[in-house]
Context: one part of a larger RNA
């Protein structure tokens, strides 16, 4: 030195565990903000820093409920205290809430600096201090008011609203790629996707036929299944890709403009016109106005569009309460919930904890109850609201730079195609119920419908969040980046990037005392079931490093 054997060190794999994650189910909730948000800075405790909580009333204040013996957060320790005159704690409603931040008096390198006005305190006076106000935009009202006479622009004041955040989700709109695929590539595709911007809501959007259909008919919209990878589109390549019907979910319909009437105001050509308000009226077997006539109080509806406000009851949410049955015997053990034997309850044998595996020990569970206060409700009552019809066919009304056409685009599954329907730009530009649009060029016949105004719940999408639960999901190199004081430490000028790190024991009972040593550390002693569980702490693999010994060289 090599190969073995034995015993160690180091190291932190493995096993076991779970405070944390992941995915989903059901229900709830789905906004906050100038009454100053979200998010922060700085402070607040008898005690250093931090987290949590709170805001100069600062580890808390008031009140109303719950609860019933301890409390003084994490967090030990000491001190000082509170509490059956009900504390701590839990819930409802309030008060306070520094400074920054849309930040809004002006400024600014966020958490800082400096003002003005009114009012109060204070000083001999100046200085100083407290409270309230002072941003911008938009709308309306009033008062003022140039060039410039009336006016207008402008200015001032008052009132109201907005601004910003976010849940990295869902929705609508305005813009809008490329890689890629086509085995290259240009039309095409990826894709109206990603991304940017604007806007909103708990959903949004759509929505009560100028629809679909086919000679039969249906009767707003939305979503799902189907139709169907069909009909079609397509360098007819790659690919793209419907609709109606049928079946389900959920169902709900309404209001204006106009004609006409009344009132008020304005204009002037003085008998008309315009504006506002109220009534009226809302459709396609045309309807309404208008004229004539009839009946009139039952019935219907409602806070969600169709008008609008509330009360009571009921149900629910936000704390909670009661809640059966072994303080069983023996054995093993450090410990009984284990084993043996004997019992009990069960509308409760879900789960967690307790020194090993507990229906009957604890918390609970099934079940049954409960709210002073606030909030919610799709329930009921009170309450609130509402005239209906027939006939007539002379006149009037029924959404105009609109419909539509040419040209150029877009969007429709549809790439210009025979290309309808829909939308935009530009140039033209109707009809008026004897009217108009559509039925995939266009025309006729026929059928369906009534544009150029508006509102509308539910069925649908999503999940930052709350409650309850589930898992042939993970178990610390996994599962969130983060089980641990993590978006931290650290890196970067910055945008941004971004970790590692869990486990003593049932209980600290965390080794009094003695010895060696400067200490670290160790040896006794003691605790403990175990210290080869001693905090570098469960188990403790391998690499790697040793000590002793056998054999070989």
């Nucleotide at each position: 030195g090599g190969c073995g054997c034995a015993c160690g060190g180091u190291g932190g794999a493995u096993g076991c565990c779970u405070u944390g994650g992941c995915a989903c189910u059901a229900g709830a909730a789905g906004c906050u903000g100038a009454u100053g948000a979200a998010g922060g800075a700085c402070g607040g405790g008898a005690c250093g820093a931090a987290c949590a909580c709170c805001g100069a009333u600062a580890u808390g204040c008031u009140u109303c409920g719950g609860g019933g013996a301890g409390c003084a957060g994490u967090a030990a320790g000491u001190a000082c205290g509170c509490u059956u005159u009900g504390a701590u704690c839990c819930g409802g409603a309030g008060a306070u809430u520094u400074c920054c931040g849309a930040a809004u008096g002006g400024g600014g390198g966020a958490a800082c600096c400096c003002a003005c006005c009114a009012u109060c305190c204070g000083u001999a006076a100046u200085g100083g201090g407290g409270u309230g106000g002072u941003a911008u935009u938009u709308a309306c009202u009033u008062c003022u008011g140039a060039a410039u006479a009336c006016a207008u622009a402008g200015g001032a004041a008052g009132u109201a609203a907005a601004g910003a955040g976010c849940a990295g989700a869902c929705c609508c709109g305005g813009g809008g790629a490329a890689c890629u695929g086509a085995a290259a590539c240009a039309u095409c595709u990826c894709a109206g996707u990603a991304c940017c911007c604007g806007g909103a809501g708990g959903a949004a959007g759509a929505g009560a036929a100028a629809g679909c259909a086919a000679u039969c008919g249906c009767g707003a919209u939305u979503u799902c299944c189907u139709g169907a990878g069909u009909a079609g589109c397509g360098g007819c390549g790659a690919g793209c890709g419907a609709a109606a019907c049928g079946g389900a979910a959920a169902c709900a319909g309404c209001c204006c403009a106009a004609a006409c009437c009344a009132g008020a105001g304005g204009g002037c050509u003085u008998g008309c016109c315009c504006u506002c308000u109220g009534g009226g009226g809302u459709u396609g077997u045309a309807g309404g106005a208008c004229g004539u006539c009839u009946c009139a109080u039952u019935g219907g509806a409602g806070u969600u569009a169709c008008a609008a406000a509330g009360g009571c009851a009921c149900g629910g949410a936000u704390a909670g309460a009661c809640g059966a049955a072994g303080c069983g015997a023996c054995c093993u053990g450090g410990a009984a919930a284990g084993g043996u034997c004997c019992a009990u309850c069960a509308g409760a044998g879900a789960a967690g904890g307790u020194a090993a595996c507990a229906a009957u020990c604890c918390u609970g569970u099934a079940g049954u109850c409960a709210a002073a206060a606030u909030c919610c409700g799709c329930u009921g009552c009170c309450c609130u609201c509402c005239g209906a019809g027939a006939c007539g066919g002379a006149u009037c009304c029924u959404g105009a730079g609109u419909a539509c056409g040419g040209c150029g685009g877009g969007a429709c599954a549809c790439g210009u195609g025979a290309a309808a329907c829909c939308c935009c730009g530009u140039c033209g530009g109707a009809a008026u119920c004897c009217g108009g649009g559509a039925g995939g060029a266009c025309c006729a016949u026929c059928u369906c419908c009534c544009a150029a105004g508006g509102c509308u719940a539910a069925a649908u999408a999503c999940u930052c969040u709350c409650u309850a639960g589930u898992g042939a999901c993970c178990g610390a190199u996994a599962g969130u980046g983060a089980a641990c004081c993590a978006g931290u430490a650290c890196c970067g000028u910055g945008a941004g990037g971004g970790a590692a790190a869990g486990g003593u024991g049932a209980a600290a009972a965390g080794c009094a005392c003695c010895c060696c040593g400067g200490a670290a550390g160790g040896g006794g002693a003691g605790u403990g079931a175990a210290a080869g569980a001693g905090a570098a702490c469960c188990u403790g693999a391998a690499a790697c490093c040793g000590u002793g010994u056998g054999c070989c060289u």